[in-house]
């Protein structure tokens, strides 16, 4: 020098729920709050999940510039669902 287990310590992360603020929605922030987290850092490259505002297409009032109901459909999210990629704190041993 490099990989892989164990162990501890100092710090850090923040589930659920609640407060404001955003958004169509899922879902983000944000301030309490703490299930949990040794990559619970980054990153939507595969795969899965969530919504469906727009759009397509169907039925139904209707009778045209509509209305409403229902399938699909990410270009919108999730890295604390799995894979991949990239980075990365301290001691011992």
């Nucleotide at each position: 020098a490099g990989a892989a287990c164990c162990c501890g310590u100092u710090g850090g992360c923040a589930a659920a729920c609640u407060u404001g603020c955003u958004g169509a929605a899922a879902g983000g922030c944000u301030a309490g709050g703490a299930c949990g987290c040794a990559a619970a850092g980054c990153u939507c490259a595969g795969g899965g999940u969530c919504u469906a505002a727009g759009g397509u297409u169907u039925c139904u009032u209707g009778c045209c510039u509509a209305a409403g109901a229902g399938a699909c459909u990410a270009u919108g999210a999730c890295a604390g669902c799995c894979u991949g990629g990239c980075c990365g704190c301290c001691g011992a041993a």